[in-house]
RNA sequence: GCGCCCGUGGUGAAAUGGAUAUCACAGCAGCCUCCGAAGCUGCGGGUAGAGGUUCGAUUCCUCUCGGGCGCACCA
Numbered sequence: 001g002c003g004c005c006c007g008u009g010g011u012g013a014a015a016u017g018g019a020u021a022u023c024a025c026a027g028c029a030g031c032c033u034c035c036g037a038a039g040c041u042g043c044g045g046g047u048a049g050a051g052g053u054u055c056g057a058u059u060c061c062u063c064u065c066g067g068g069c070g071c072a073c074c075a
């Protein structure tokens, strides 16, 4: 340099054109407890960035950024 794949809360995943983006763990608060753990209840936090298509984009298209894999080049 070329090709392919990926990017969603703090972490790991789901949602693949349609409803308020869901779940687990973690965090915080409350209940419980002599205290803590466990358990129960509740809360906050997210689609890498920009543009486009569409009535509607996490999903499709383009570019950029970042990561992974393969190939090539390089004496």
Base pairs, nucleotide, nucleotide: 001071002070003069004068005067006066007065010025011024012023013022018055027043028042029041030040031039048064049063050062051061052060
Predicted 3D model of a 75-nucleotide RNA (transfer RNA) from an Elusimicrobiota bacterium. The prediction has a mean pLDDT of 81. It matches the Rfam family "tRNA". The family's RNA type in Rfam is transfer RNA.